[in-house]
RNA sequence: AGAGUUUGAUCCUGGCUCAGGAUGAACGCUGGCGGCGUGCUUAACACAUGCAAGUCGAACGUGAACCCGACUUCGGUUGGGUGAAAGUGGCAAACGGGUGAGUAACACGUUGGUGACCUGCCCCCCGGAGGGGGAUAACCCUGGGAAACCAGGGCUAAUACCGCGGAUGUUCAGGCAGUUAGAGAACCUGAACUAAAACUGAGGUGCCGGGGGAGGGGCCUGCGGGCUAUCAGCUAGUUGGUGGGGUAAAGGCCUACCAAGGCGCAGACGGCUAGGGGGCGUGAGAGCGCGACCCCCCACAAGGGAACUGAGACACGGUCCCUACUCCUACGGGAGGCAGCAGUGAGGAAUAUUGCCCAAUGGAGGAAACUCUGAGGCAGCAACGCCGCGUGAACGAUGACGGCCUUCGGGUUGUAAAGUUCUUUUCUCAGGGAAGAUGAUGACGGUACCUGAGGAAUAAGUCCCGGCUAACUACGUGCCAGCAGCCGCGGUAAAACGUAGGGGACAAGCGUUAUCCGGAUUUACUGGGCGUAAAGCGCCCGUAGGCGGCUUUUUAAGUUGGACGUGAAAGCUCCCGGCUUAACUGGGAGAGGCCGUUCAAAACUGAGAAGCUAGAGUGAGGAAGAGGAGAGCGGAAUUCCCGGUGUAGUGGUGGAAUGCGUAGAUAUCGGGAGGAACACCAGUGGCGAAAGCGGCUCUCUGGUUCACACCUGACGCUGAGGGGCGAAAGCGUGGGGAGCGAACGGGAUUAGAUACCCCGGUAGUCCACGCUGUAAACGAUGGAUACUAGGUGUAGAGGGUCAUUAACCCCCUCUGUGCCGUAGCUAACGCGUUAAGUAUCCCGCCUGGGGAGUACGGCCGCAAGGUUAAAACUCAAAGGAAUUGACGGGGGCCCGCACAAGCAGCGGAGCGUGUGGUUUAAUUCGAUGAUACGCGAAGAACCUUACCUGGGUUUGACAUAAUGGUAGUAGCCGCGUGAAAACAAGGUGACCCUUCGGGGAGCCAUUACAGGUGCUGCAUGGCUGUCGUCAGCUCGUGUCGUGAGAUGUUGGGUUAAGUCCCGCAACGAGCGCAACCCCUGUUGCUAGUUACAAGUGUCUAGCGAGACUGCCGAUACAAAAUCGGAGGAAGGUGGGGAUGACGUCAAGUCAGCAUGGUCUUUAUGUCCAGGGCUACACACACGCUACAAUGGUCGGUACAAUGGGAUGCAAGACCGCGAGGUGGAGCCAAUCCAGAAAGCCGAUCGUAGUUCGGAUUGCAGGCUGCAACUCGCCUGCAUGAAGCCGGAGUUGCUAGUAACCGCGCAUCAGCCAUGGUGCGGUGAAUACGUUCCCGGGCCUUGUACACACCGCCCGUCACGUCAUGGGAGCUGGUCACGCCUGAAGCCAGUCGGCUAACCGCAAGGAGGCAACUGUCCAAGGCAGGGCCGGUGACUGGGACGAAGUCGUAACAAGGUAGCUGUACCGGAAGGUGCGGCUG
Repeated sequence: AGAGUUUGAUCCUGGCUCAGGAUGAACGCUGGCGGCGUGCUUAACACAUGCAAGUCGAACGUGAACCCGACUUCGGUUGGGUGAAAGUGGCAAACGGGUGAGUAACACGUUGGUGACCUGCCCCCCGGAGGGGGAUAACCCUGGGAAACCAGGGCUAAUACCGCGGAUGUUCAGGCAGUUAGAGAACCUGAACUAAAACUGAGGUGCCGGGGGAGGGGCCUGCGGGCUAUCAGCUAGUUGGUGGGGUAAAGGCCUACCAAGGCGCAGACGGCUAGGGGGCGUGAGAGCGCGACCCCCCACAAGGGAACUGAGACACGGUCCCUACUCCUACGGGAGGCAGCAGUGAGGAAUAUUGCCCAAUGGAGGAAACUCUGAGGCAGCAACGCCGCGUGAACGAUGACGGCCUUCGGGUUGUAAAGUUCUUUUCUCAGGGAAGAUGAUGACGGUACCUGAGGAAUAAGUCCCGGCUAACUACGUGCCAGCAGCCGCGGUAAAACGUAGGGGACAAGCGUUAUCCGGAUUUACUGGGCGUAAAGCGCCCGUAGGCGGCUUUUUAAGUUGGACGUGAAAGCUCCCGGCUUAACUGGGAGAGGCCGUUCAAAACUGAGAAGCUAGAGUGAGGAAGAGGAGAGCGGAAUUCCCGGUGUAGUGGUGGAAUGCGUAGAUAUCGGGAGGAACACCAGUGGCGAAAGCGGCUCUCUGGUUCACACCUGACGCUGAGGGGCGAAAGCGUGGGGAGCGAACGGGAUUAGAUACCCCGGUAGUCCACGCUGUAAACGAUGGAUACUAGGUGUAGAGGGUCAUUAACCCCCUCUGUGCCGUAGCUAACGCGUUAAGUAUCCCGCCUGGGGAGUACGGCCGCAAGGUUAAAACUCAAAGGAAUUGACGGGGGCCCGCACAAGCAGCGGAGCGUGUGGUUUAAUUCGAUGAUACGCGAAGAACCUUACCUGGGUUUGACAUAAUGGUAGUAGCCGCGUGAAAACAAGGUGACCCUUCGGGGAGCCAUUACAGGUGCUGCAUGGCUGUCGUCAGCUCGUGUCGUGAGAUGUUGGGUUAAGUCCCGCAACGAGCGCAACCCCUGUUGCUAGUUACAAGUGUCUAGCGAGACUGCCGAUACAAAAUCGGAGGAAGGUGGGGAUGACGUCAAGUCAGCAUGGUCUUUAUGUCCAGGGCUACACACACGCUACAAUGGUCGGUACAAUGGGAUGCAAGACCGCGAGGUGGAGCCAAUCCAGAAAGCCGAUCGUAGUUCGGAUUGCAGGCUGCAACUCGCCUGCAUGAAGCCGGAGUUGCUAGUAACCGCGCAUCAGCCAUGGUGCGGUGAAUACGUUCCCGGGCCUUGUACACACCGCCCGUCACGUCAUGGGAGCUGGUCACGCCUGAAGCCAGUCGGCUAACCGCAAGGAGGCAACUGUCCAAGGCAGGGCCGGUGACUGGGACGAAGUCGUAACAAGGUAGCUGUACCGGAAGGUGCGGCUG
């Protein structure tokens, strides 16, 4: 510090995810030791048991028990001492310890104030303590009660309580007395009011009053730190005053009266959440998140209220009351409060011992000893965290065994192990043994530590290995099981699942989950944006606020600097030290933005003052304009009405129909009515803030601009809220209604057509008044100001010049409106003085897509609806711009038997062949749009053959290797069995090398293995088809672009051609084209056998020549080239062939061959016989023969070429009607073999299912072959079917071509060949042309496609799952208000009751107590509400879900351009109307 993920690729935007660090953690697997820390985050839930606050006899009276002395009637009495226990009294209990419920607050932090206050114990100073009195607990007695406890009577003490005396004093009032920010203190005068306590061990310790200090607290205050406006208004003690009360103290703190204030958009009030801080985590920082442990503050103590005591509490281990809960009970009544330490239950993913000690530190009491102290110190449990150590070290290669992989060679585990030598941190045993403690005292603890002995001994796991991200193989599995943080893996070769081997990382831990920060500049202060990605309010006016021109001067609020104070400690950073080191810890220094006081500066901002004119405005003078409102007027056109002329149609469309019309339409002429809109002018012209504004005239009225520089003197800019205007549609009331025209009706179209088209047509469109308040309200671009090259139009105004006046041209300036363009900006497109450039100010808005501009709530509206505006859930994208392709029912150019023009066909018939389908035991398999279907197959009777049935066989029909065996062996013949394969008696009978032992070969047996036309052409090689013989496909360098890419290859011409020329940021090159090759056409030469009678060369074979737009003319840029002509056998690639670029179709082929993997191995191998591949209702494809007279039949007769021939072609001759047979001349072939046919000549047939046609069938034969039944071909005789030229549709062909005619060859014993492939013979027609169909090439355009239009994609419906809104209600929480009741308690009142201290001789009084009453008030009750949840029949939409239904809305002109606001309609996407936008 970045990385992955949107795309075919690119750049950008933008979200999601990862790598890091952290934790009071939990879970999984594993676990040796030590040190230091940490440990209920949940139920402020309930708690058994024990302990956590007591102490003082030197304040006091008793006094159990014990001891001593004396007396004794031995019962005991008495004196003294020690002294348990309880009591009176004092101090403490308000600290320490726990928790975080409440609290958004002066609670906390920080800074000040207190002139408005308090302060026990402690310290210092001054002064004092005289003399009395009355009680009471304990105790004793009596009584009540289960208990808790209580009542009555009697006695007693004090440092308990109460008077009196006494004053240096305190408090208050006045003065001094105006200072101070503000109301001091001291001093003077006056008034009022008051003190004490003793004990003793005789040292002291206490007590009272006053002053001061320290420390602690109360109160007030500026500033700071949550969310929410879908909480906008709140408030009656409320705000202030006066009097009074209350407090330690200011104060509505309380009360009476008076006034009507106070708070709030700088967020009051309400709701939700939350203890605050030091700090902690993270981060470069700014920040963000958190507030465990430790420290400070606050709050609380079962929930709520209240006071008492006290220096201090409204009191965790005090009191009273109410409530809930628990417990005891004799049912009458009582007791309790672990959020102290342990511990229990419960809750929960989850958090420890009912331990030891007061030895240390600290606290309370005490004079002290001492007592108490779950504060604290220690120990225990837990890898919960951090830190440290170890599980051995060195040597050790036949690189052992085993495992795994393997190309079988080896590699790896791996110096790893074993082995040898060594060490002992840990561990075990034994011995010694601390510091912590100033004199004593040690829980920890026989601990830390030290020494000795023993022995490698006691000690390694977890996660990961597709990319991010470090680490790879094998097997298993086969979209299954599973993995997954994101992208994504898994459908038979998975480095992604599982296992193993190996490897990587960390290590007593390792992973996972959760949460926080970071990365995320992804809320942007540092540090982002808003034309098209999310984002500028529809427009204007203007309030608060923010910001603000020039000069001088004052001030010092902001600002800057210095000094001082403060910023607790701990923490953090640095330095030094202590534990062996570290963690941990001690000391020192530093930092710590804020705040306060003070001094100084005066540039800038602010504030005050004085001025200025450049901003802004005014004035007087011109100008343009569809700017606005009202009133009036005009002509053209549509429609309607009346009349005339006139007759059969008209209208409408792609074509029609509905409609109108003989009751007279349309057409045409004349007259009239009514409404709406204003042609031409008219222009990226004008005006307006925007919406918007268009005939003419008048009235009223707003703004702009130019020139002048008169006046004012910053009066300005922006603008949250607020106000106004605001297209169309729509709403209300009343008019109006010609045309147009949602809805609706009808006609068409269509599979349907709720549409597009047509005929009608209502609201509406128009007017007046009111409402609505939205649009693609767009420049998708907020307003203002300044600056920053130009060029060229246009509108308005002014000036200059020509030129003396005027117009035009020309030049300059200002204002508006366009285009192009520099710098710059931008992701790019583009913007570019009218900025999207450079800057400043102000406002609005954005933060992934969907859900959703939706729900709920509020506000507005008559309604429709508008505005404000979420969440659950879900996805890993959604987007912008540009690129290359592909595609388009986009455009342009061009080509092709593509169409057209022609010729002959196919599709109908019969037959042949192939395919589908069906059938079958099997009908083997493959090919299957074009690019399968007379295809693999250039030959299925057996064989072939792969299929079926049956019969055999198992190292095999075939190959290699090893081992062993074998001599009359291998091979050959073969009686016999059998359907054959096969078995097999018997017979015959070998080869090579040799050192003669034997070896090789053969055969037999065994083991490895063979074999497979089994599967996968989607694992492959090779080969092939197709686009397409189309003209294309690329590269190097350079240049352009951020980049994908572009350029070149585009453009203008031309060509069959990316062929060539010209131009050009390109210049060159490669694969293709062409040429080179073969055949053919002309000709020369050479050689000629077998051709030919010779001689020759028409033939054969070879070598040459010839054709190159070379020549002429025209056109063209005078380039390429095209057209015409000459010559020539041939003329513009002469004709034909071979030759197939980069690539596409996961095209075809595992069955031609090869080959990975997989399956099979007495079978899916192999051998054999028979059958099948030849089936047959049917469908298709390709052919043959025909339907006849351009013909059939018969007779005569002419002319080829290619090619083949030795298990072969075969002549003449003879036999047969013939197929053929006999026979064999000749030929290893320019020598021999084979009748060309159509044609021509003649005859016949006469339009007929025929003398056409030949299918089918019968009989008789021939040939091949082991064998023609299934299932061959041929011949003869006989038979004589369909068929009379073929529907929709469709194929081939542009010249020696089509068509017609025959001939040869391959395969092959034969042949189902009418197929295939060649050869020659005869030999046409037509092409105007490129509009259309098909295919292709180039350029361009649009795109939401890229698996690329066989693409993408929208909505309803149906099913499943999930979250959510509404909902009759049901139910819970919370918050106040109203009324009623009202405990305890403070305060107030009170006739009467009770009453020791004081007064009084007494009566009685003062005072006190109880009781009662009242105000306040916790809780409770009644009733109506607000807010927030849960649930709810039913219901609304939403999201998601490999293969459901209906359509086709969108993306291309998406087949009706799309989108949009609104209105109506429709199963649905949607359609239509009106207005708007171009995206």

A computed fold for a 1479-nucleotide RNA from a soil metagenome, annotated as small-subunit ribosomal RNA.
Rfam family: Bacterial small subunit ribosomal RNA. Its family is annotated with structural constituent of ribosome and ribosome in the Gene Ontology.
Its mean pLDDT, the model's own confidence on a scale to 100, is 84.